Bacterial RNase P class A from a Desulfovibrionales bacterium, 354 nucleotides, folded computationally.
The coordinates come from a structure-prediction model, not an experiment, and the mean pLDDT is 76.
Its Rfam family is "Bacterial RNase P class A". It is annotated as a ribozyme. From the family's description: Ribonuclease P (RNase P) is a ubiquitous endoribonuclease, found in archaea, bacteria and eukarya as well as chloroplasts and mitochondria.
The gene name in the source record is rnpB.

RNA sequence: GGAGUCGGACAGGCUAUCGCUGCCAGCCGCAGGGCUGGGGGAGGAAAGUCCGGACACCACAGGGCAGGAUGCUGGAUAACGUCCAGCGGGGGCGACCCCGGGACAGUGCCACAGAAACAAACCGCCCUGGUGCAUCCAGGGUAUGGGUGAACAUGUGGGGUAAGAGCCCACCAGUUGUUGCGGUGACGCAGCAAGCUCGGCAAACCCCAUCUGGUGCAAGACCAAAUAGGAAGGUGACCGGCCCGGUCAUGAUCCUUCGGGUAGGUUGCUGGAGGCAGUGGGUAACUGCUGCCCUAGAGGAAUGAUAGCCGCCUGGUAUCAGGCACAGAAUCCGGCUUAUGCCCGGCUCCGUAU
Numbered sequence: 001g002g003a004g005u006c007g008g009a010c011a012g013g014c015u016a017u018c019g020c021u022g023c024c025a026g027c028c029g030c031a032g033g034g035c036u037g038g039g040g041g042a043g044g045a046a047a048g049u050c051c052g053g054a055c056a057c058c059a060c061a062g063g064g065c066a067g068g069a070u071g072c073u074g075g076a077u078a079a080c081g082u083c084c085a086g087c088g089g090g091g092g093c094g095a096c097c098c099c100g101g102g103a104c105a106g107u108g109c110c111a112c113a114g115a116a117a118c119a120a121a122c123c124g125c126c127c128u129g130g131u132g133c134a135u136c137c138a139g140g141g142u143a144u145g146g147g148u149g150a151a152c153a154u155g156u157g158g159g160g161u162a163a164g165a166g167c168c169c170a171c172c173a174g175u176u177g178u179u180g181c182g183g184u185g186a187c188g189c190a191g192c193a194a195g196c197u198c199g200g201c202a203a204a205c206c207c208c209a210u211c212u213g214g215u216g217c218a219a220g221a222c223c224a225a226a227u228a229g230g231a232a233g234g235u236g237a238c239c240g241g242c243c244c245g246g247u248c249a250u251g252a253u254c255c256u257u258c259g260g261g262u263a264g265g266u267u268g269c270u271g272g273a274g275g276c277a278g279u280g281g282g283u284a285a286c287u288g289c290u291g292c293c294c295u296a297g298a299g300g301a302a303u304g305a306u307a308g309c310c311g312c313c314u315g316g317u318a319u320c321a322g323g324c325a326c327a328g329a330a331u332c333c334g335g336c337u338u339a340u341g342c343c344c345g346g347c348u349c350c351g352u353a354u
Stems, first nucleotide, its partner, number of pairs: 001350008010341001012310007020041002023038006043326001047337002050335005055216004067212005072086005087100005101207002106205002108201003122146002124142007155171005173197002175194008220267004230258005235249005274293008311324005
């Protein structure tokens, strides 16, 4: 210098003017509200709405089925499909990255090519017969040589055989079982035994284990004009009269009250599994303690525009010119994924110079 890999920070700054929207204070107004001043006003992803929780309402004795999700081990956490540390496999020269139950419980699928995609005979090889030889034909044996493919019947050597073949043997690789040691565990190392070597796909059905009720702040709660239906009373008779109470009838209209809950308003609403710093524990994720800080809460939806100066980048000798990304909160929080500008650092590989 080039190529790469992993991690972190920031998200242009200040001033002036003109606006927008909440809050606080003062003043004005009967009131809706208005004026003045002060102070606050988007993000690392606010996005996709893909997971997990808080919260709220509905449902729910207990258990099971169905459905859905997840899937190596240990840990973190409110929880997770997230994170951390490991284990195993794969990729890369490497830093580093990716993947993770079960394919002898069963069913299914495996394009094209090829004889055959699971227990296979196309060519070849061997045997028998037609036939005495050659050729050819028919029947049978043979997974080993060729050829096909992403993938095809452990590999090498020897024995064996008509020819062959784990058919048998030795070694190597793997699998399964078992013993010992190490590890909390996944698993690792070493030994022994068995010819066990029956391909791949579960983001195909499925099996096993674990978890799992539904709907989302337009949840929900409160106040409450209006309206429908509803309840009580107001009416009459009787209990001698009156008050209370009771019974019966009417219960049509109207009135009063309750209740109902539409418009509207209030609330939920933002101070929280919160942030920063220090310190203790832990390899880490994370967490205990102490101190400091308050940092949007609108609701059809504010958070903007202009000018100047400065900063960074590009072009240019300079004056100067152009550019400064992706993108806009809507109950809140933890993640994942996607979009995106610039800067910094660790590490790896290659080249060059000393």